Small-subunit ribosomal RNA, central domain from an uncultured marine eukaryote, 350 nucleotides, folded computationally. Its Rfam family is "Bacterial small subunit ribosomal RNA". Rfam links the family to the GO terms ribosome and structural constituent of ribosome.
[in-house]
Context: one part of a larger RNA
């Protein structure tokens, strides 16, 4: 390479648009590139294979034959691919109705709680812990009354639930964006699908600038602990966490499971349309559909489990693996302000 794999052994890009590429619904016309049949030329000799002959035999040599692949011309064949041609709607979209949701964006608004401040009561503590202690506190704390101020965060509802490409999204109300899935079948009429290279998004930490700063808290100081104790535990605290304009692009970024299409028993719960039933009307119950769990048939798995959300059963297409360690490491290139990111060895070792 080949062959085999990628839930957990090595191995699914964090997610997504989408370029070139691969692949691609039905039914016709034509064509004749692939494809297939005959045929023909050519594929040098020497070797290889088969038959014979010479050397006394073999090996060696000689003659003879036949085949093999590629390659080109001629003549035909038209199922499938391929180009064409005319259509068609099961795949995709468009449009209409009413629905659905912590999707995103920006503004207003709110109530608990905490921290500070004032101001009254009041008079010795308090705070912590396994125990202390540092700390705060007659300059009146801690408690409690009432008042302001800020900044974060949004109890209960609340769920095995919803939405979103993934990251992630929760007080509440407006504006505005975008999007799913149901119905009607009304339009187009293969427009599909993946998807190297590109492109945007992309928790948290970190970084540039301007702001904010209530709690909380890397460092840092103190105070215990202990043989030390740069710590687990306590009292402080600054960066940060919060906004707003970049940047950084990583994560157990996890369903440790790419995407898409089709087929394969069931039972339950649960939410989202729509019809039927029923009702005064809403629930119930039925039946289509879309998600979102559990259980389990068959069958698949090295077991453990997966099982219509497949890890069954087939296709299309992409990415990645190939003993451990050195190593995600040097070196080279790139990208970043900078940490660092991306690509990514090898010598020697087992």
């Nucleotide at each position: 390479u080949u062959g085999g794999g990628c839930g957990u052994a090595a191995a699914g890009c964090g997610u997504u648009u989408g370029u070139a590429g691969g692949u691609u619904g039905u039914u016709u016309u034509g064509u004749a590139a692939g494809u297939c049949u005959a045929u023909u030329g050519u594929u040098a000799a020497a070797g290889a294979u088969c038959g014979a002959a010479g050397c006394u035999u073999a090996a060696c040599u000689u003659c003879g034959a036949a085949g093999a692949u590629g390659c080109g011309g001629u003549a035909g064949a038209a199922a499938c691919u391929g180009c064409u041609u005319a259509a068609c709607u099961a795949g995709a979209g468009u449009a209409u109705g009413g629905u659905c949701g912590a999707a995103g964006u920006a503004g207003a608004a709110g109530g608990a709680a905490u921290u500070u401040c004032c101001a009254g009561u009041g008079g010795a503590g308090u705070g912590g812990u396994g125990a202390a202690a540092u700390g705060c506190g007659u300059a009146g704390a801690u408690a409690u009354u009432g008042g302001a101020a800020a900044g974060a965060a949004c109890a209960c509802c609340g769920a095995u639930g919803g939405c979103g490409a993934a990251a992630g999204c929760a007080u509440u109300c407006u504006a505005u964006u975008a999007g799913g899935g149901u119905a009607u079948u009304a339009c187009u009429g293969a427009c599909a699908c993946u998807g190297a290279g590109a492109g945007a998004c992309g928790a948290a930490a970190g970084c540039u600038a301007a702001g904010g700063u209530a709690g909380c808290a890397a460092a840092u100081g103190g105070g215990a602990u202990u043989a030390g104790a740069u710590a687990c535990c306590c009292c402080a605290g600054u960066a940060g966490u919060c906004u707003u304009a970049g940047c950084u692009g990583u994560a157990a970024a996890c369903g440790a499971u790419g995407g898409g299409u089709a087929c394969u028993a069931a039972a339950u719960a649960u939410u989202g349309c729509a019809c039927g039933u029923a009702u005064c009307g809403a629930c119930c119950c039925g039946u289509g559909u879309g998600g979102u769990g559990u259980u389990a048939a068959a069958g698949c798995u090295a077991a453990c489990g997966c099982g219509u959300u497949a890890a069954g059963u087939a296709u299309c297409c992409c990415g990645c693996c190939u003993g451990g360690g050195g190593a995600g490491u040097a070196c080279g290139c790139u990208c970043g302000c900078a940490a660092g990111g991306g690509u990514g060895a090898a010598a020697c070792u087992c």